[in-house]
RNA sequence: GCGCGGGAGAGUCCGGACAUCGUGCCGGCGCCGAAGGGGCAAAUCCUCCCCGGAACCUCUCAGGCACCCAGGACCGUGC
Numbered sequence: 001g002c003g004c005g006g007g008a009g010a011g012u013c014c015g016g017a018c019a020u021c022g023u024g025c026c027g028g029c030g031c032c033g034a035a036g037g038g039g040c041a042a043a044u045c046c047u048c049c050c051c052g053g054a055a056c057c058u059c060u061c062a063g064g065c066a067c068c069c070a071g072g073a074c075c076g077u078g079c
Base pairs, nucleotide, nucleotide: 001079002078003077004076005075006074011029013028014027015026016025018024030065031064032063036061037059038058039057044052
């Protein structure tokens, strides 16, 4: 890296148009974080300084928020 299995969080709240229902779409505000992206500490061969310095921490840009599908860090397993 690939295959298989498991895998969370957060409104279908308000308005609008179409439609028989279901429901999908658009806008508004509210929210989530575990794809990705951004940011930072300590440790860090002797002293000081500088640089570097992770994350499921943080920011929410992206992404996501009925069910389903998809995505999904991480875990297990095979190659």
A computed fold for a 79-nucleotide RNA from a soil metagenome, annotated as Glycine riboswitch aptamer. The coordinates come from a structure-prediction model, not an experiment, and the mean pLDDT is 78. The model forms 89% of the base pairs in the Rfam consensus. Rfam family: Glycine riboswitch aptamer. From the family's description: This family represents the bacterial glycine riboswitch.